The RNA shown here (transfer RNA) has 73 nucleotides and comes from a Spirochaetales bacterium. The same sequence occurs in records of 2 taxa. Its Rfam family is "tRNA". The family's RNA type in Rfam is transfer RNA. The coordinates come from a structure-prediction model, not an experiment, and the mean pLDDT is 82. The source organism's lineage runs through Bacteria, Pseudomonadati, Spirochaetota, Spirochaetia and Spirochaetales. The RNAcentral record of the sequence draws on ENA.

[in-house]
RNA sequence: GGCGAGAUAGCUCAGUUGGUAGAGCAAACGGCUCAUAUCCGUUCGGUCGAGGGUCCGAGUCCCCCUCUCGCUA
Repeated sequence: GGCGAGAUAGCUCAGUUGGUAGAGCAAACGGCUCAUAUCCGUUCGGUCGAGGGUCCGAGUCCCCCUCUCGCUA
């Protein structure tokens, strides 16, 4: 340089044919317990890597850029 995969909550990851973003773990609070842990319940937490475009509507489609990983020369 070429090709491919990826970037979504603090972490690991879903998200269908474009229809208004979720799970587990973690954290906080409560329940249980003599107490801790386990377990149960509730809550918190996101400008979906940056910018632009299409569309009534974009995590999803298009353009460009950045970063990570793999293959290849």